[in-house]
RNA sequence: AGAGUCGGUCGGGCGGCCGCGUGGCCCUCGCGCCCCGAGGAACGUCCGGGCUCCGAAGGGCAAGGUGGUGGGUAACGCCCACCCGGGGUGACCCGCGGGACAGUGCCACAGAGAACAGACCGCCCCGCAAGGGGCAAGGGUGAAACGGUGGGGUAAGAGCCCACCAGCGCCACGGGUGACCGUGGCGGCUCGGCAAACCCCACCUGGAGCAAGACCAGACAGCAGGCGUUCGAGGACGGCCCGUCCGAUGCCUGCGGGUAGGUCGCUGGAGGCGUACGGCAACGUGCGUCGUAGAUGGAUGGUCGCCACCGGCGGGGCAACCCGUCGGGACAGAACCCGGCGUACAGGCCGACUCUUCCG
Numbered sequence: 001a002g003a004g005u006c007g008g009u010c011g012g013g014c015g016g017c018c019g020c021g022u023g024g025c026c027c028u029c030g031c032g033c034c035c036c037g038a039g040g041a042a043c044g045u046c047c048g049g050g051c052u053c054c055g056a057a058g059g060g061c062a063a064g065g066u067g068g069u070g071g072g073u074a075a076c077g078c079c080c081a082c083c084c085g086g087g088g089u090g091a092c093c094c095g096c097g098g099g100a101c102a103g104u105g106c107c108a109c110a111g112a113g114a115a116c117a118g119a120c121c122g123c124c125c126c127g128c129a130a131g132g133g134g135c136a137a138g139g140g141u142g143a144a145a146c147g148g149u150g151g152g153g154u155a156a157g158a159g160c161c162c163a164c165c166a167g168c169g170c171c172a173c174g175g176g177u178g179a180c181c182g183u184g185g186c187g188g189c190u191c192g193g194c195a196a197a198c199c200c201c202a203c204c205u206g207g208a209g210c211a212a213g214a215c216c217a218g219a220c221a222g223c224a225g226g227c228g229u230u231c232g233a234g235g236a237c238g239g240c241c242c243g244u245c246c247g248a249u250g251c252c253u254g255c256g257g258g259u260a261g262g263u264c265g266c267u268g269g270a271g272g273c274g275u276a277c278g279g280c281a282a283c284g285u286g287c288g289u290c291g292u293a294g295a296u297g298g299a300u301g302g303u304c305g306c307c308a309c310c311g312g313c314g315g316g317g318c319a320a321c322c323c324g325u326c327g328g329g330a331c332a333g334a335a336c337c338c339g340g341c342g343u344a345c346a347g348g349c350c351g352a353c354u355c356u357u358c359c360g
Base pairs, nucleotide, nucleotide: 001356002355003354004353005352006351007350008349009348010347012307013306014305015304016303017302018301020037021036023034024033025032026030039331043342044341046340047339048338049337050336051209052208053207054206058242059241060240061239063205064204065203066202067201068082069081070080071079072078083097084095085094086093087092098200099199103198104197105194106193107192120139121138122135123134124133125132126131147165148164149163150162151161152160166190168187169186170185171184172183173182174181175180213264214263215262216261222255223254224253225252226251227250234246235245236244271290272289273288274287275286276285277284278283309328310327311326312325313324314323315322316321
């Protein structure tokens, strides 16, 4: 210098005027004054929690979820570190990564044969031939065809036998908390894949959600049918069963009538930042410091000026750069609150690392 990998961060600033929302001020109540007012994703609502109510929810079945190991966390399907497999020269990236000798099932097309395999071409033997028998090395099909190389052996062949290698299983020793790794030995000689098919194993999960829920105020009109009061309708109870409990001016269905206001919940919380220590890290602990969105038909906007940034054009200068002028600035937007993940994003900035080439 070129090419690339990973991570972090910003996402305009100041001021004037007008407008909107919460709150505050006043011997002055006004066309008054003052303070504050979206995000890194506020988004999707896909996971996990806090909080609230359901009688604080017992047992079994069913259903759903998670799935290498160790750690972090309030918790997670998230994060960190490591292991194994795959990709890359490398930094690094990717993995829905338990079990296929518990059982059942599936493996399209092609192919002779697709799972205790099979014989189309071929090879060998017998036979004049038709045909019969043996074989699976070579060819062909396929995503996948039941190990590879060499030697022996044979009519031809074949783990049929042997050596080495690969792979599978078992054992021992060593290392590691562990997933797992290394070394050695033995075995039958080879034993396919799919669990994002059912299933099995381990672990986890009660339901509904701030329109939760609580309080205040206020309105109305009943009628018809059905079930039922210890032989109990209906309900707590969310899919079912058991079990426990509530239960009579009760419950269900249809028609008709009424209300549609206010207050609380509501924002200080597993909080942000800095620093020291522990830890490879995620993170934890101590100390210091900061603190101002809370709307409810739902505020947070518009415009002007100056500056900064980027781009075009013109001019000056050897050049860095300077001056003038015109234009541009994304994705999006709180609604109970947090932790994640995923997705969108004009334009920047910073850091660590890798490869190639050149110069010293």
Description: The RNA shown here (Bacterial RNase P class A) has 360 nucleotides and comes from Georgenia sp. Z1491. The sequence is in RNAcentral, with records from ENA. The coordinates come from a structure-prediction model, not an experiment, and the mean pLDDT is 77. RNAcentral records the identical sequence in 2 taxa.